[in-house]
Context: one part of a larger RNA
RNA sequence: UGACGGGGACCCGCACAAGCGGUGGAGCAUGUGGUUUAAUUCGAAGCAACGCGAAGAACCUUACCUGCUCUUGACAUCCCUCUGACCGGCAAGUAAUGUUGCCUUUCCUUCGGGACAGGGGAGACAGGUGGUGCAUGGUUGUCGUCAGCUCGUGUCGUGAGAUGUUGGGUUAAGUCCCGCAACGAGCGCAACCCCUAUCUUCAGUAGCCAGCAUUUAAGGUGGGCACUCUGGAGAGACUGCCAGGGAUAACCUGGAGGAAGGUGGGGAUGACGUCAAAUCAUCAUGCCCCUUAUGAGCAGGGCUACACACGUGCUACAAUGGCGUAAACAAAGGGAAGCGAAAGGGUGACCUGGAGCAAAUCUCAGAAAUAACGUCUCAGUUCGGAUUGUAGUCUGCAACUCGACUACAUGAAGCUGGAAUCGCUAGUAAUCGCGAAUCAGCAUGUCGCGGUGAAUACGUUCCCGAGUGUUGUACA
Numbered sequence: 001u002g003a004c005g006g007g008g009a010c011c012c013g014c015a016c017a018a019g020c021g022g023u024g025g026a027g028c029a030u031g032u033g034g035u036u037u038a039a040u041u042c043g044a045a046g047c048a049a050c051g052c053g054a055a056g057a058a059c060c061u062u063a064c065c066u067g068c069u070c071u072u073g074a075c076a077u078c079c080c081u082c083u084g085a086c087c088g089g090c091a092a093g094u095a096a097u098g099u100u101g102c103c104u105u106u107c108c109u110u111c112g113g114g115a116c117a118g119g120g121g122a123g124a125c126a127g128g129u130g131g132u133g134c135a136u137g138g139u140u141g142u143c144g145u146c147a148g149c150u151c152g153u154g155u156c157g158u159g160a161g162a163u164g165u166u167g168g169g170u171u172a173a174g175u176c177c178c179g180c181a182a183c184g185a186g187c188g189c190a191a192c193c194c195c196u197a198u199c200u201u202c203a204g205u206a207g208c209c210a211g212c213a214u215u216u217a218a219g220g221u222g223g224g225c226a227c228u229c230u231g232g233a234g235a236g237a238c239u240g241c242c243a244g245g246g247a248u249a250a251c252c253u254g255g256a257g258g259a260a261g262g263u264g265g266g267g268a269u270g271a272c273g274u275c276a277a278a279u280c281a282u283c284a285u286g287c288c289c290c291u292u293a294u295g296a297g298c299a300g301g302g303c304u305a306c307a308c309a310c311g312u313g314c315u316a317c318a319a320u321g322g323c324g325u326a327a328a329c330a331a332a333g334g335g336a337a338g339c340g341a342a343a344g345g346g347u348g349a350c351c352u353g354g355a356g357c358a359a360a361u362c363u364c365a366g367a368a369a370u371a372a373c374g375u376c377u378c379a380g381u382u383c384g385g386a387u388u389g390u391a392g393u394c395u396g397c398a399a400c401u402c403g404a405c406u407a408c409a410u411g412a413a414g415c416u417g418g419a420a421u422c423g424c425u426a427g428u429a430a431u432c433g434c435g436a437a438u439c440a441g442c443a444u445g446u447c448g449c450g451g452u453g454a455a456u457a458c459g460u461u462c463c464c465g466a467g468u469g470u471u472g473u474a475c476a
Base pairs, nucleotide, nucleotide: 001476002475003473004472005471007470009468010467012465013464015460016459019424020423021422022421023420026315027314028313029312030311031310032309033308034306035305042053043052064301065300066299067298068297069296070295073125077124078123079121080120081119082118083117084116088103089102090101091100092099106115107114108113127290128289130288131287132286136284137283138279139278140277141275143273148187149186150185151184152183153182154163155162156161167178168177169176193267194266195265196264198235199234200233201232202231203230204229207225208224209223212222213221214220238261241255242254243253244252245251317417321376322375323374324373325372327370333364334363335362338357339356343352344351345350383414388409389408390407391406392405393404394403430452431451432450433449434448435447436446
């Protein structure tokens, strides 16, 4: 100087407390451990691994296993030689790739050859999701969006170092003010960026319809751009104004005006560093290793196993509910090998159909909770839906291992969950549906979108984790 303390002081955080809803009990989904297996590919391991890499394992993916096959190779460059191709078609054979046979089929030219492609050959080489993340780059997590981390000159100290950065206030903040052997500066903080909340202006189709007309009653049409909205440009919030407190400062408390008030709300943005943290399987890469195999191709299987244990979720256990009937109101997105309307068929999944639309035009598309009416009356039930049987639909060469969905039948556990433990402070929690990426098909996951919409916070004694002075010294 750090680090540590079951030392002390101050301060902060959904850290506790105050509340609301969960997990832990049940069934199922999913990940992991373990076990099993020919293989159940590999990685991730307290927080910070475990719905994680994986934004989607039937084949492919795929790296694993079994069997069959290739050896200059599936891919790249160079050399020699042969052919004229390549592409395409047919046939034999195979589980399939490989293999074999047949047909068709180039361009330029100075006729020497060249371009391109295929076959054969020799080697240089290719290839490796093989090892090492403790050899590395790059990227990422975490402390933590915590308020810190440093430098130049000067001064002090023999020196390591100190000072500045400490102190008195204040702040979300090393934010600002005052003081001071310090004076300045840098990376962080804040601001600049994006979305959102209000208004003005410009523009007015594919959007809108106040007033006018028309109509097949649909903003459909004429017309209009006022309104909604869309998307360009601006305004607006700055402690600017007032009062009180404070050191006359920084700032704090209250008020006015205002759509918004003291960082308005949200996002992006992550300092010096820590954990030899993660990743050699995104990629790149040193070294080591394999080279008729640890490389390459194909078929089938596996990654989906199942006594069990754990994590994360979904659905419930019901009356603030279930079911039925007939009504209402979104936002944000996607669409051409696509979205697919009307109409018709089917109890339904879906099928037929093909209008329109590269989309403010058409379409996915019906929002659902909610409200109204009716029914059920506390029961393992008209709750709950697992499991199983039968019959189907769709995607796809192909749903046996191993897809999703539909109808009918079946109707398990479960009556609110021990110790323990998690999230959340406002348009939040809770609850309700909708969309997208991946994707042929497959979503209870992920990422977004809107609808309805709470309770509580006295406070900092305690638990946890940070920060700043100070104190002690097992330790460096």